Small-subunit ribosomal RNA, 5' domain from a soil metagenome, 502 nucleotides, folded computationally. The RNAcentral record of the full RNA draws on SILVA.

[in-house]
Context: one part of a larger RNA
Parts: sequence; C1' cells; structure tokens
RNA sequence: GAACGAACGCUGGCGGCGCGCUUAACACAUGCAAGUCGAACGGGGCGGCAUCCUUCGGGGUGGCGUUCAGUGGCGCACGGGUGAGUAACGCGUGGGAACCUGCCUCAUGGUCCGGGACAACCGCGGGAAACUGCGGCUAAUACCGGAUGAUCCCCCCUCGGGGGGCAAAGACCCGUCGCGAGACGGGGACGCCAUGGGAUGGGCCCGCGUCCGAUUAGCUGGUUGGUGGGGUAACGGCCUACCAAGGCUGCGAUCGGUAGCUGGUCUGAGAGGACGAUCAGCCACACUGGGACUGAGACACGGCCCAGACUCCUACGGGAGGCAGCAGUGGGGAAUCUUGGACAAUGGGCGCAAGCCUGAUCCAGCGACGCCGCGUGGGUGAUGAAGGCCUUCGGGUUGUAAAGCCCUUUCGACGGGGACGAUGAUGACGGUACCCGGCGAAGAAGCACCGGCUAACUCCGUGCCAGCAGCCGCGGUAAGACGGAGGGUGCUAGCGUUGUUC
Repeated sequence: GAACGAACGCUGGCGGCGCGCUUAACACAUGCAAGUCGAACGGGGCGGCAUCCUUCGGGGUGGCGUUCAGUGGCGCACGGGUGAGUAACGCGUGGGAACCUGCCUCAUGGUCCGGGACAACCGCGGGAAACUGCGGCUAAUACCGGAUGAUCCCCCCUCGGGGGGCAAAGACCCGUCGCGAGACGGGGACGCCAUGGGAUGGGCCCGCGUCCGAUUAGCUGGUUGGUGGGGUAACGGCCUACCAAGGCUGCGAUCGGUAGCUGGUCUGAGAGGACGAUCAGCCACACUGGGACUGAGACACGGCCCAGACUCCUACGGGAGGCAGCAGUGGGGAAUCUUGGACAAUGGGCGCAAGCCUGAUCCAGCGACGCCGCGUGGGUGAUGAAGGCCUUCGGGUUGUAAAGCCCUUUCGACGGGGACGAUGAUGACGGUACCCGGCGAAGAAGCACCGGCUAACUCCGUGCCAGCAGCCGCGGUAAGACGGAGGGUGCUAGCGUUGUUC
C1' cells in the first nucleotide's frame, strides 16, 4: 500500500447491487418447512335433490356436492442446512471394467382364467395417556394360484437343437342394450407385463497430485497371496474354511497434530504466499453410538428398532421428543437480521386436468457490513463587517468565508399518473420504479492528524505531574510531541483504532 463475512470509538442525508453466528456440531418455547391422486378402491359424517313407504316422529333406495380418516399408487433418497468427522481414491485430474438405473425416450411382443384375505366399518374389551387386543363383514391398479410365454434366465449338447424356469391391472371416454347392478362393441391422449436399446443419475477400480512433526523408525494376523465356498447390482481378503509366508517402510511406513476438497478468493510485476465466507461442483453429517427394514435409489435431517445422555408428560404401570430447514428464544461471544409477504415468476412433488403443496424460490424488513453513484447548493459579494485567535499594538488571520443581492431544485417532502417482469388469463414486489406538476436554500458533515518518518504551527494551561507513544522518543517553568483554543493538513457519509493475510 492492498484486502476483509470483521469488531470497537466518534459521526451519519439518499439510492442501487451484494453480504450478514467466523464463537457453543450448545440447549431449544411457538408457528410453518412434503405432500398429492376420487380418472386405483370400499366406507363414515354433513347438506340438499328425486322416488317409495309412513303411526306424520321419520324410515328405505338412488344419484349429486362437500368433508373425514382408511386400503392402494407415486413422492418423501430431490430441494434446504451444517463442516463435527475425514490426510482418505475424500477431493482434483486423466483413464478403466465386473455393474445398477424409478420417472423420460425408441423398438418388439403381450395384457387370459380364477381365488382367498386385511384395514376402514360394526360389536366386545384393555389403558391415565401413547396406543392396543379379540370377534365379524367388505372393495381394489393390494395379495395369491393357474394359463400363455417369442424374447429373457439356467443347464445339456454343440452351432442346429433339446430340457427346465419366470409375467401382467385395470381405470377413463364414446355407442348400444338394461329399471338397475351391469353386459357387449369401439377408442386412444392414461396405465400394466416381458425383452432389447438410448438418455440421465449412480456404485466400483487404477495412474498422478493433495498440510506439519523423525524430540514418531520400524508397522502389519484377514495381515499379503492362492484354492474352494458364501455374499453383492458388480470386481474384490468384502466374508468364511484350508494352504503358503507374505505385505508396507528413509522416494518417510506407523504414530501424533491440524484440516472438509475443488472451481476459486486476496495479495503480488511475476514467481510465489495466504485463504476456501457468499455463488457453483463433489464429499461427510443430522442429539451421541450401533443396526437393519422398505424401496429403482437410503442404512434415510423433519422414517423405524436398540443402547446412551438430556428435556417433557404420567394415574408411577408407562409414554413423548431431537431447528447443522425458515423465522425466533436462552447461552457463549468483540460480533452477525424479521417469530414478514407471495406462490405473480423460475423450479420441484402429485394429478388426465382443474388444481393442491412448496420458509426451494421470488420479494419486502433490519444493519454505512462492503462496493458503486448522488446530495448537503451555484453565481456575485471588501468599508476585507461583527466575533474569535495571534500581535513587535502598526497590524495579521479566520476570509469571499458570512451577511446582502441574483439564480437553480438533484435528493427529499406534497399532489397527479403509473409500469416491464405475463406469448391469452394470473403481479407478492407495489401505488414500488418511472413520468408530470407546483413548493422552498429550504431537511442533510463529520472524523483523524499537524516533533521526525509524514502533508499540516501558534498561544494558553501543566511542570518527569497529568499524560502521549507505530518506531525514534516527548513531559523536571517559555513543551510546534501532554490538555484546551485559534489556525492548518488529509480523507469524506464516513473517518479513525484494533485484529488478520499478502
């Protein structure tokens, strides 16, 4: 000198764009953050309609709307947070072969016949609650059996075949018939099954690179390799039995410390050094430790089970919970925001759709935290007013500065109009940006420094005191170095100080 996710002191007018717990991966009140589908399915409640019965209280049936859970499907593995752990194929880069991939896409073929349950519901129980037991009824794109099975998988034989094994689900729309339940025919924009390909996403392996310590020198028993077996989507000592005795290390093994990695950021002429906030990619974690289940995908932040610590409820038998999601609270700290608005846009989930959900996101709020822009007025004005300060008492200086006179109106405040963002509809932002009108110099300047380094000097006070100080050093009676004042210098809505990096 430059830089900062900064903090502190003094000061503070406006706007745009960014950024905002670096500390306790400390503990969390409250609300919200993942649902959706009635075009898979059967019910309960409520409302009103039609029809039948009626003892005039009402009851039965049908279809409609709405709502509630339940069965079922897809999603919940994305998105969002954090950096604890990790020195590792974790990351970066370049390769590789023994793999999987829901939704999407291309192609080929299929979608037949049956069956029994379980919720909801009803009945009876247990429990303070959380919840739960028994019995009974029932639907399906839930579940099961059978059929078909080119393809696909396995085996044999061998290149031509043979044997064995595995599928599926319907809904909707239209037409005809029927009182109706429904039956039949047709449809493709919805689905379902099998197989192959694509795309996307992922799992795995390898070369190279990736901090400090030798006051850490030896480390290793599934250890290194082989064979058989198991396991996995898949290779593999991944696991297991047996066999062999290997494997790593001074080119630093092992151990200890520190640390998420990268694109990048800061600095620097560069080489390099330091760092890894925001944004983007990858990884890891979700109270702590362990485990599997479901699933195309998890060993699963707002799922389950076990153990532990902690908090809460309890009728003491037993239960409930996990903000490193968004806001917010306490605590820690020098220090870091609103318990806001909207799904209008972008994107995501579900749905044929209408649409619903979305603290992702888009906006608004707070903070000079940063960067950038603008303003706090312009011109004129000397008898150089008054006042202040200094003085050799002549004067000098503050100083064209003020006043006065002449102008202007950015920002602001007031009134009016009023968007783009939205291809036709839909705007949270927002009566915002922006435009127009009139008002009035009106509402808007501070901070540090002035001994040398270093730009800027005098007076008074103080008297090695009080104090200053980045280094050198100032202060003991004329201090340009302390404190005040006048003046000056430098920056300016900031200026200084501290910390840190180059």

Rfam family: Bacterial small subunit ribosomal RNA.